[in-house]
RNA sequence: GAAGCCGGCCGGAUGGCCGCUGGUUCCCAAGGCAAGGGUCGCCAUAUCGGCUCGGAAGCUUGGGAGCGAGAGGAAAGUCCGGGCUCCACAGGGCAGGGUGGUGGGUAACGCCCACCGGCCGCGAGGCUAGGGAAAGUGCAACAGAAAGCAAACCGCCUCGCCGUGAGGCGCCAGGGGUCAACCCCGGGAGCCUUCGGCGCGGUAAGGGUGAAACGGUGAGGUAAGAGCUCACCAGCAGGCCGGGUGACCGGCCUGGCUAGGCAAACCCCACCCGGAGCAAGGUCAAGCAGGAGGCAGGGAGCCGAGCGUGCGACGGGUUCGCUCGCUGGGUCCCGCGGGCCGGCCCGGCCCGCCAUCGACCUCCGGGUAGACCGCUUGAGUCGCCGAGCAAUCGGCGUCCUAGAGAAAUGGCCAUCGCCCGCCCGUCCGGGCGGGAACAGAACCCGGCUUACAGGCUGGCUUCGGAA
RNA sequence: GGGGAUAUAGCUCAGUUGGGAGAGCGCGUGGAUCGCACCCACGAGGUCGGGGGUUCGAGUCCCCCUAUCUCCACCA
Numbered sequence: 001g002a003a004g005c006c007g008g009c010c011g012g013a014u015g016g017c018c019g020c021u022g023g024u025u026c027c028c029a030a031g032g033c034a035a036g037g038g039u040c041g042c043c044a045u046a047u048c049g050g051c052u053c054g055g056a057a058g059c060u061u062g063g064g065a066g067c068g069a070g071a072g073g074a075a076a077g078u079c080c081g082g083g084c085u086c087c088a089c090a091g092g093g094c095a096g097g098g099u100g101g102u103g104g105g106u107a108a109c110g111c112c113c114a115c116c117g118g119c120c121g122c123g124a125g126g127c128u129a130g131g132g133a134a135a136g137u138g139c140a141a142c143a144g145a146a147a148g149c150a151a152a153c154c155g156c157c158u159c160g161c162c163g164u165g166a167g168g169c170g171c172c173a174g175g176g177g178u179c180a181a182c183c184c185c186g187g188g189a190g191c192c193u194u195c196g197g198c199g200c201g202g203u204a205a206g207g208g209u210g211a212a213a214c215g216g217u218g219a220g221g222u223a224a225g226a227g228c229u230c231a232c233c234a235g236c237a238g239g240c241c242g243g244g245u246g247a248c249c250g251g252c253c254u255g256g257c258u259a260g261g262c263a264a265a266c267c268c269c270a271c272c273c274g275g276a277g278c279a280a281g282g283u284c285a286a287g288c289a290g291g292a293g294g295c296a297g298g299g300a301g302c303c304g305a306g307c308g309u310g311c312g313a314c315g316g317g318u319u320c321g322c323u324c325g326c327u328g329g330g331u332c333c334c335g336c337g338g339g340c341c342g343g344c345c346c347g348g349c350c351c352g353c354c355a356u357c358g359a360c361c362u363c364c365g366g367g368u369a370g371a372c373c374g375c376u377u378g379a380g381u382c383g384c385c386g387a388g389c390a391a392u393c394g395g396c397g398u399c400c401u402a403g404a405g406a407a408a409u410g411g412c413c414a415u416c417g418c419c420c421g422c423c424c425g426u427c428c429g430g431g432c433g434g435g436a437a438c439a440g441a442a443c444c445c446g447g448c449u450u451a452c453a454g455g456c457u458g459g460c461u462u463c464g465g466a467a
Numbered sequence: 468g469g470g471g472a473u474a475u476a477g478c479u480c481a482g483u484u485g486g487g488a489g490a491g492c493g494c495g496u497g498g499a500u501c502g503c504a505c506c507c508a509c510g511a512g513g514u515c516g517g518g519g520g521u522u523c524g525a526g527u528c529c530c531c532c533u534a535u536c537u538c539c540a541c542c543a
Stems, first nucleotide, its partner, number of pairs: 001463010012416007020070002023067009036053006072438001076449002079447005084277004091346004096273005101115005116130001117128004131268002136266002138262002153207002155203003159199005165194005171188002174185004215233006236255008281373004290364005297334003301331003305327004310322004314317001335353007366542003380399001382397006418435007468539007477492004486523001494510005516532005
């Protein structure tokens, strides 16, 4: 110097004028209210009531002035987690959902930090839903012979059969050279080798298909082959030893040669999760009109009450006692119905059960569109010290920083800073014009993700050059 | 502000153990008719809203964006 990797930070500054939101202090005007005064009424006092005067502090309404404050790194998406509130102090099981290496951080998390394994990169580094496929079920289109358990399309090989196929070997008989030896010619059956075809088989070394084809190299072995056998390498399982909190890493021995992929497919394992959400919820005010539908009982004794029948007592009744029956009430047991506890079961709680009631649920209809609380001081900001590799935590000091509703945080000017274009100019520089992103609190907080003009800054890697 | 759902051809919609992208209407061409409509035959037309991931392979499974639709308060 070039090309990169990983972080941290900013998101225009200052001044003036005008405006918006809510807070606070003060002033002005109006309103009603207390003490107190006057007067009248009740026969009179205390007292009470009417009218009137009076109006402090504070309150309400309206107006004005001053002071100080007023969006973000993502306020966004609402994807996770928590606080808070209500439903029952949120119970057991099933179902459902989520997470998934290890250790730590935290209120909690799917977040963060450190480490381990795998993949990618020369490297700084990056990515990683990363438990289980030697529990089970399932899937793999097309191509290919074959897609999960082995399988034979081509190829290779043994055997059998076939062939006017080719070559070789010897045998047999014939013809010719006058016989024989020997030579020549064609023929027959047989054997061997080879070629071709068919068939029964063997073979996973080779070809080809595919995303994926059942370890790799070499030697032996075989008819040909093959972990069939052996050596080395890779990988797996079991055991032992060493290191580490652990994931895991390293070494040795033995075994058998292979055990494939997909779980962001069902599933298994471990752990976590109740539901709804500030339109939660609470207090008050104003206003209206209710209607339809759903729904469910039996038993047992006991205690009072009323009525009736019968018997007994006596003073013969509107009396007392006992038995039985009926009505209604209370209590107990079992059960039923409705609702709530997110779904189902259990379990729990509330209300009701023969009434045209009430409670609860569903639906239709009606009214309101108001005030206050919740509401912003909080797992807060900043600084220093300490613990820790770090995330983070602890201690001390310091600061208070929007809390409204369809809801403000803005506009203009000047100067400076940034970027772009044009002109002048030898560079420095000067002049003119233009531009400045993503976006906008709504109960709060911790994360993640997404969007973002233009910058500032720290550490590191590779390559090239020079000393 | 807070819940829920949807996005596939011009329109309305199907699409399940992940492997072929489809139906009806519409459109175009041809036929039939004297001509039009109905009808018959053939055809064109798709970034499955966008991006990334898992997988050999994604409309489908997972994550992140975008757009559209829909619901809600209080009183009795």

This is a predicted complex of two RNAs, RNase P RNA and transfer RNA, with 543 nucleotides together. It holds a member of the Rfam family "Bacterial RNase P class A".